c-di-GMP-I riboswitch aptamer from a soil metagenome, 72 nucleotides, folded computationally.
RNA sequence: AAAGGGCAAACCCAUCGUGAGAUGGGGACGCAAAGUCAUGGAUCCCAAAGGUGGGACCGCCAGACUGCCGAA
Numbered sequence: 001a002a003a004g005g006g007c008a009a010a011c012c013c014a015u016c017g018u019g020a021g022a023u024g025g026g027g028a029c030g031c032a033a034a035g036u037c038a039u040g041g042a043u044c045c046c047a048a049a050g051g052u053g054g055g056a057c058c059g060c061c062a063g064a065c066u067g068c069c070g071a072a
Stems, first nucleotide, its partner, number of pairs: 006031002011026006029059001035065003039062003043056005
């Protein structure tokens, strides 16, 4: 430090879920871990209401594990 390749926010459509949200298709705001893990915190949902219980989210912040290219 080039080129190639990768992921895909909002929004729209379909399906699933009480919900937070998830999956697929379209779409690109961004991302060098925007890869994986709900481990701690934050946030959100449902049921309780008195401490709580059960969930969602890692593209919020930490932590753990793994990890691509290298031209002239």
It matches the Rfam family "c-di-GMP-I riboswitch aptamer". About the family: GEMM was predicted in a large-scale screen for bacterial structured RNA regulatory elements.